[in-house]
RNA sequence: GGGCGGUUAGCUCAGCGGUCAGAGCGCCGGUCUUACAAACCGGAGGCCGGUGGUUCGAUCCCACCACCGCCCACCA
Numbered sequence: 001g002g003g004c005g006g007u008u009a010g011c012u013c014a015g016c017g018g019u020c021a022g023a024g025c026g027c028c029g030g031u032c033u034u035a036c037a038a039a040c041c042g043g044a045g046g047c048c049g050g051u052g053g054u055u056c057g058a059u060c061c062c063a064c065c066a067c068c069g070c071c072c073a074c075c076a
Base pairs, nucleotide, nucleotide: 001072002071003070004069005068006067007066010025011024012023013022018056027043028042029041030040031039049065050064051063052062053061
C1' cells in the first nucleotide's frame, strides 16, 4: 500500500428501513438466611465510533475518516 471483517448498556453479543433498541453476565434494591452464596421478584444503565449523503423516515443502505482484528504485497 491492497483486500476482508468488526465498532450497539461496565463485559460478551443479538437486532427488523418505521414500534419506547434487546438478551446473558455484572451492578443496585427487596424476599429468603444467624450470615454469605444460590434462588425468586423488581430496578438503574445506551441514542447505536465520527462526519456527510440517500430516503417521507436510518442502529440498519452509501461515502469518507478513526480505531481494533485477520490475510496479502512492498521496503529493508
The RNA shown here (transfer RNA) has 76 nucleotides and comes from a Pseudomonadota bacterium. It matches the Rfam family "tRNA". By type it is a transfer RNA. Rfam links the family to the GO term triplet codon-amino acid adaptor activity. Model confidence (mean pLDDT): 81 of 100.